A computed fold for a 75-nucleotide RNA from an Alphaproteobacteria bacterium, annotated as transfer RNA.
Taxonomically the source falls in Alphaproteobacteria (Bacteria, Pseudomonadati, Pseudomonadota).
Its mean pLDDT, the model's own confidence on a scale to 100, is 83.
Rfam family: tRNA. By type it is a transfer RNA. Gene Ontology term of the family: triplet codon-amino acid adaptor activity.
The sequence is in RNAcentral, with records from ENA.
RNA sequence: GGCGGAUUAGCUCAGCGGUAGAGCGCGGGAAUCAUAAUCCUAAGGUCGGGGGUUCAAAUCCCUCAUCCGCUACCA
Numbered sequence: 001g002g003c004g005g006a007u008u009a010g011c012u013c014a015g016c017g018g019u020a021g022a023g024c025g026c027g028g029g030a031a032u033c034a035u036a037a038u039c040c041u042a043a044g045g046u047c048g049g050g051g052g053u054u055c056a057a058a059u060c061c062c063u064c065a066u067c068c069g070c071u072a073c074c075a
Base pairs, nucleotide, nucleotide: 001071002070003069004068005067006066007065010024011023012022013021018055027041028040029039030038048064049063050062051061052060
């Protein structure tokens, strides 16, 4: 350099055109003599940046960035 994959909540990941979710964690509560476990509950997101297509984009297309993997002929 070429090809492919990943980027969504603090972390690990789902969601693949039609109102953004789960588990864990954190906050509050219940229960307990108390703590852990357990149960209930709230908060937390410009979906990596920009542009395009569409009535509508996390999702499709282009481009850029970061990370990972594979490959790298001739001279």